[in-house]
RNA sequence: GUCCUCGUGGCCAAGCUGGCAAGGCAACGGUCUGCAACACCGUCAUCGUCGGUUCGAGUCCGACCGAGGACU
Numbered sequence: 001g002u003c004c005u006c007g008u009g010g011c012c013a014a015g016c017u018g019g020c021a022a023g024g025c026a027a028c029g030g031u032c033u034g035c036a037a038c039a040c041c042g043u044c045a046u047c048g049u050c051g052g053u054u055c056g057a058g059u060c061c062g063a064c065c066g067a068g069g070a071c072u
Stems, first nucleotide, its partner, number of pairs: 001071007010025003019055001027043005048064005
């Protein structure tokens, strides 16, 4: 330098046919308990940034940023 893959809550991670973002762990609040633990209920994501396409974008397109890799 060219090309490829990835970037989703504090952490891991699904979503790959565009239609209102699963799940696990953690944290916080509540119920329970003499106090806790366990258990149960609840809360917690404008999806790297900016722009474009579309009635509608995590999902498609472009640029940039970051991480990893292949070739030279």
Molecule: transfer RNA
Organism: Gemmatimonadales bacterium